RNAcentral holds the sequence, with entries from ENA. Transfer RNA from a Candidatus Anderseniibacteriota bacterium, 73 nucleotides, folded computationally. Its mean pLDDT, the model's own confidence on a scale to 100, is 81. RNAcentral records the identical sequence in 3 taxa. It matches the Rfam family "tRNA". Gene Ontology term of the family: triplet codon-amino acid adaptor activity. By type it is a transfer RNA.
[in-house]
RNA sequence: GGGCCCCUAGCUCAUUUGGUAGAGCGCCUCGCUUGCACCGAGGAGGUGAGCGGUUCGAAUCCGCUGGGGUCCA
Numbered sequence: 001g002g003g004c005c006c007c008u009a010g011c012u013c014a015u016u017u018g019g020u021a022g023a024g025c026g027c028c029u030c031g032c033u034u035g036c037a038c039c040g041a042g043g044a045g046g047u048g049a050g051c052g053g054u055u056c057g058a059a060u061c062c063g064c065u066g067g068g069g070u071c072c073a
Base pairs, nucleotide, nucleotide: 001072002071003070004069005068006067007066010025011024012023013022019056027043028042029041030040031039049065050064051063052062053061
């Protein structure tokens, strides 16, 4: 320098063909307990790496930029 893959909640990851984003763990509150833990119930938390384009509608399709991985030279 070139090819390919990835970037989604605090962390690890789903979301198969475009229709308005979810799980586990963690966090908060309540119940249970003399208290803590466990367990049960509820809740908060995301401009989906950034910008632009296509579309009635984009995490999803296209382009550029940034970051990471891998292969080739």